Model confidence (mean pLDDT): 84 of 100. Large-subunit ribosomal RNA, domain I, 543 nucleotides, folded computationally.

Context: one part of a larger RNA
Parts: sequence; C1' cells; structure tokens
RNA sequence: GGCGUACGGUGGAUGCCUUGGCAUAUAGAGCAGAAGAAGGACGCAGCUAACGGCGAAACGCCUCGGGGAGAUGUAAGCGAUCAGAGAUCCGGGGAUAUCCGAAUGGGGGAACCCAGCAUUGGUAAUGCGAUGCUACACACAUCUGAAUACAUAGGAUGUGGUGAGAUAACGCAGGGAAUUGAAACAUCUUAGUACCUGCAGGAGAAGAAAAUAAAUAAUGAUUCCCUAAGUAGUGGCGAGCGAAAGGGGAAGAGCCCAAACCAUCUUAGUGAUGGGGUAGUAGGACCACGAUGUGGUAUUUAAAGAGAUAAUCGAAUGAUAUUGAAAGAUCAACCGAAGAGGGUGCAAGUCCUGUAGAUGAAAUCUUGAUAGAACCUAGUGGAAUCCUGAGUACGGCGAGGCACGUGGAACCUUGUCGGAAACAGCCGGGACCAUCCGGUAAGGCUAAAUACUCCUAUAUGACCGAUAGUGAACCAGUACCGUGAGGGAAAGGUGAAAAGAACCGCGGAAGCGGAGUGAAAUAGAACCUGAAACCGUAUGCUU
Repeated sequence: GGCGUACGGUGGAUGCCUUGGCAUAUAGAGCAGAAGAAGGACGCAGCUAACGGCGAAACGCCUCGGGGAGAUGUAAGCGAUCAGAGAUCCGGGGAUAUCCGAAUGGGGGAACCCAGCAUUGGUAAUGCGAUGCUACACACAUCUGAAUACAUAGGAUGUGGUGAGAUAACGCAGGGAAUUGAAACAUCUUAGUACCUGCAGGAGAAGAAAAUAAAUAAUGAUUCCCUAAGUAGUGGCGAGCGAAAGGGGAAGAGCCCAAACCAUCUUAGUGAUGGGGUAGUAGGACCACGAUGUGGUAUUUAAAGAGAUAAUCGAAUGAUAUUGAAAGAUCAACCGAAGAGGGUGCAAGUCCUGUAGAUGAAAUCUUGAUAGAACCUAGUGGAAUCCUGAGUACGGCGAGGCACGUGGAACCUUGUCGGAAACAGCCGGGACCAUCCGGUAAGGCUAAAUACUCCUAUAUGACCGAUAGUGAACCAGUACCGUGAGGGAAAGGUGAAAAGAACCGCGGAAGCGGAGUGAAAUAGAACCUGAAACCGUAUGCUU
C1' cells in the first nucleotide's frame, strides 16, 4: 500500500408523517367606487424588530345577539391589569378611518410641496392654527352675453350619491399577425387564432319572420345539446375547409313605437305634449253598431314561509395484566336514526371533539306562496278617401361576410356613383324569366334553456407527499439578479410532555466528560429514520 472485518465521522438518500397543494362535484356569489374603491405608504402595544389586527377615537370604541371562565394575537418572559355587575371570544348593525392612489383646490420625482374663499380659535398686531368648500365632462335650471340690430357662440352660478378607476375567466364590437401546413412557395392554411383597443353583464349575444320549406305536405321568435355528417358542397379540386333542411331533446313568452286622424300648447316648423294605433286571412285611420267587464304582467310595494350570516341539545364501559403510556390483549357489559372523520402518551362506536337526528336569531341580507298599486288588454259590418319606417330598397363598380376561394353565385353588410314603388304595392324561394308558394324590409324591447370561476361553503379522489404537489407546506412573488420590462430560489419533522440538561470538572471559547430528565439522549436543539460516495481508528491476511 491492497483486500477483508469491527467501530466511527461526514453526508442527507430511503421509510414513515403532513400543516400545503392539485382536480372534480353540488350550492352560493359574481361585487365594490367621488358617502373616495382596488392597492399601498406611514403609524398605533408598558417593554415591540417582523407577521397578523387596527387608524391620531389607532392590538381598539358604541350597540344588539350568542357564549360561559378564564383573558391581555403569533409569542415565551418581566411588569401591570381585566373578568359571574359576564371579560377574552363568535356573529349582525353602527362610529372612527392619517397620507397616497380615479385622486378631483394648484403642483409633483405616489405616500410630498404650495394655495384661495367662507366660518372660526389665538395674538397688542402680523406670523400661526381648526372646520368646510374650491378638478374636469355631461344633463337640467337661472343669470348673463361678442363679432352683429334681434339673436347665436361663449361665460358665470346653482342642482345631480350622473360619469371616471378596478376586474380571473366568460360576452359583444373595432383593429388584426407570423411561426406553421401545403413535405419548396405566392392563392390557400395557421385564423378572424394570438395580441391591442372599446363597451357591458352576472351572464352576454341573439330573438318574435320582407323566415324555413315545397312532398300538390307543411313548420311557425331566438339560444343550446344529440343527429343529419365528415354527408351536400367548397378547394393551386392540392393541403385542407366544411354546412343546411329535416329528426330527437333542453327551455319556452311575447310585446312596444313611428305614421294616418283628433285635441292642447306653440318660438308657427317636416315643432312639442296628450289621445289614437301596431297588421299580412293585410291592419289601422274614417263611418255605423256593440262592450265598461274579462284576462294578463317581464314594473313596483308589502308579506306568511324558507334560507344565509353566531350557536344549542345530542345515546352508550368497566375491571385485570403487560407497557413510559392502552385506545391493542383477556374477562364481563352497553348504545346505535349515531360503527363518517379527527384528537387523546400504542390500534377508542360508548374519553374529547364530533356524527345521525332535533332545535335556534335582537339585527342585516337573499328568496318568496299570496295581496295591493300601477300598467296592458276587444269585437262585428261598411267604404275604398288617408297611413303603414327613403338617399332606403334596388342597380353599376370595388370589397368583406356567408362551409361557398367570382364561380352559373343567389342571400347579408357597404366604400363610391346612380336611384324607385306605395297595398292593383313591395321582398324572398341559390343566376335569370313565368307560374305558384311564403312573407311584409328600411324603428325598438324581451326571461329561460347557454358560457365562465378571482371568490365563499360543503363533499369527494385507483391525485402529490417536501428534487413531488402551486414558484411558494417554512414571514415567497420573499431573498437575490437586472437601468428596466422582467427573472426568481433554497429552506418541513427533538420528545407523549421542555421534563430543553440545575450542579461539578477540563477549556479563552467552541466543545467535551460526569450528574440529572426521559421509555429512549448514537431523541440534546447542527435534534425521527440515517443509505451511498468520501475520510478515519483498531485488527486479520497479504505485498
């Protein structure tokens, strides 16, 4: 030196555990904000750095309920207090709520600087202080008021819980790529996707036929699901894209204006307000006759009841031995509308918390049978005078959307040019024409079935178990990196209980040896288990 054996050091794998995650289901909620939000800065405790809580009324105040013995957060300790005259704690309502932030008196490099006006405190007076108001836009009202005579523009004041800002996904709209695929690439595809912007709601959008169809049949607003169907089509007929009718379900709900005509007002206008009226079997106005009740509601108010936000009651076991400890064993019992789960010194139906079941609200909120209010709601006949949404329909050119790439290309939208009819009208039925059939455009509203989950509650898991599961089980979007946008960690486990090692010895200390605690200290805080690499000590064999 090598190989082996024994015992260690180092190291932190493995096993076991779970405070944290992940996913799903059901129900709720989908807010909040100038009455100042979301989010922050700075403060507040006897001692107080941080987190959590709170706001100069600052670890808290008032009140109404719950609860019942300890309490002054995490978090020990010292000190000082509070509490059966009910504290701490839990829930409802209220008060306070610095400064920044839409930030709004003006400014500004957020959490700072500097004002004006009114009222007011103080001073001999000025300085100084307190409270309130003072942004912009819009609407309405009033007062003013140019060029320019009336006027108008403009201005001022007042009123308005009007707007603003935030928001995970879901919705609609305005813009809108490329990588990619086509085995290259340009039409095409990716894709109206990503992304940007605007606006809204708890959903949104769409929606009561100028529909779909067509079998000599019919259906009857919209939305969503299954199917039809990877069909018909479309397509450098490449890659690809890709319906609809019809059928079966979910859900179901229909309405209001404009106009004609009448009345009132009137600045006299193509005006305003009220009545009237809303349709395709055309309807309405108009004329005649008839009804004063019936039915309905998506608006609003009240409300039995139900639910949410604290809670309450809630059955039944003992002994013996082992053990550090019994819930495991043995013996003998009991409850069960409760043998779900968790905890307790080991494995507990009967120890604790719970569970099944039952009960409960002063206050606020949600829902709501029902009731009231308000609103809506009618026919028959005649006549052929009036009305029935215009720069619209439609056409040309250029585009876009429709599964449909210009195609035979209808239909929808419209940048541009032209431009009707008026119910004996007009539009559609995939060029176009005829016949036939269906409808009534150029105004508007509309619940449900549908989409999503930042969030709340409950439950579940052939989901993870600390290199996993969220980036984050731990004071993590932290430390740290970057000028910045932004990037972004590592890090869990003593023990049943701190009983966390008094005292003695060595040492400057760290540390160690005794002593003591404990079932165990090779469980000693660098703390469960403690693999390997790596480093030693002792020893056997060997060189």